[in-house]
RNA sequence: AACUCAUCGAGAUCGGCGGAGGGUCUGGCCCUGCGAUGCCGAGGCAACCACAGCACACGUGCUGCACGGUGCCAACUCCAGCGGGUUCUACCCGGGAGAUGAGCU
Numbered sequence: 001a002a003c004u005c006a007u008c009g010a011g012a013u014c015g016g017c018g019g020a021g022g023g024u025c026u027g028g029c030c031c032u033g034c035g036a037u038g039c040c041g042a043g044g045c046a047a048c049c050a051c052a053g054c055a056c057a058c059g060u061g062c063u064g065c066a067c068g069g070u071g072c073c074a075a076c077u078c079c080a081g082c083g084g085g086u087u088c089u090a091c092c093c094g095g096g097a098g099a100u101g102a103g104c105u
Stems, first nucleotide, its partner, number of pairs: 001105001003103006013042005021031003025081004043073003048069002051064005077097001082094005
C1' cells in the first nucleotide's frame, strides 16, 4: 500500500510551547488573538484486540476486566456532494468516500 470483515447519533479536558489559520476537496455551516490547528506533559473516555468466565451448531456468541496493543477526548464521520423515496422551510433509505480496529497478501 491493496484486499476482507466489523463499527462509526453515545462517551471523554487541563497545563506548557507557539502565534494563524483550522474543520483533508467544493458548497454550506461552524471553531479560532477570551489564542484555534499543531507539538509536548498530565488526566480522561471507550472497550476493537488481548486477558478471564460461561455457552456453543466449534463459525462464534454472551458476560466481565481495564495491567497490556491500538484508538479517541467541538459539532452524527459537522452537514451535503451520487441514486432513490416521503406527509418536501424538512426528513428517510441506500451507495460512494473516509476514519478506527482486527485479519490477510